[in-house]
Molecule: transfer RNA
Organism: Suillus lakei
RNA sequence: GGCUGGAUGGCCGAGUGGUCUAAGGCGCUAGAAUCAGGAUCUAGUCCGAAAGGGCGCGUGUUCGAAUCACGCUCCAGUCA
Numbered sequence: 001g002g003c004u005g006g007a008u009g010g011c012c013g014a015g016u017g018g019u020c021u022a023a024g025g026c027g028c029u030a031g032a033a034u035c036a037g038g039a040u041c042u043a044g045u046c047c048g049a050a051a052g053g054g055c056g057c058g059u060g061u062u063c064g065a066a067u068c069a070c071g072c073u074c075c076a077g078u079c080a
Base pairs, nucleotide, nucleotide: 001079002078003077004076005075006074007073010026011025012024018063027045028044029043030042031041032040046053047052056072057071058070059069060068
């Protein structure tokens, strides 16, 4: 340098154009329960006062993009 795959919240991880949610789990916080803990149950847990925004970064396509296209960054593999 060429090719292939990947990057989603504090961590893991689903979602591959649609209406509702970035699901679910772990962790954390608060509460319930307990003599007190563990286990269990309930609620909350990106930014913002709200509107709204947020899926590695940017631009585009589309009525609509985490999802498609292009460029770039980084990671893994492979070829030379």